Molecule: Guanidine-I riboswitch aptamer
Organism: Zavarzinia compransoris
RNA sequence: GAGUUUGGUGGCUAGGGUUCCGGCCGGAUUUUCCGGUGCUGGUCCGAGAGCGACCAACCGGUCGGGGAGACAUCCGAUCGGUUGCACGGCGGGAUAAAAGCCCGGGAGGC
Numbered sequence: 001g002a003g004u005u006u007g008g009u010g011g012c013u014a015g016g017g018u019u020c021c022g023g024c025c026g027g028a029u030u031u032u033c034c035g036g037u038g039c040u041g042g043u044c045c046g047a048g049a050g051c052g053a054c055c056a057a058c059c060g061g062u063c064g065g066g067g068a069g070a071c072a073u074c075c076g077a078u079c080g081g082u083u084g085c086a087c088g089g090c091g092g093g094a095u096a097a098a099a100g101c102c103c104g105g106g107a108g109g110c
Stems, first nucleotide, its partner, number of pairs: 007055003011051002015045002020042002022039001023037006056083010085105001087108001091103003
């Protein structure tokens, strides 16, 4: 200096707005409907750098199969371990609309 791997999928939360429900306000043809208003909430969206679960991968132990014997290679089961680090705009995009969603582990910085 170059290359490869550092993973996947649900659930929850931080957070988010307003399509629906509800609240509040106003109106009407007043069992209801119309308009306005993000307003504690329910539905909804929701994290690379949040939590947790399962899976996958890798390492090791034990056991089983096969192997003429002890092994090796191969396959499976089970138990334990590992899966690092991570500061981050502006702007744009989707959805009804917005956001730690997506662009994006980007630009940039150390």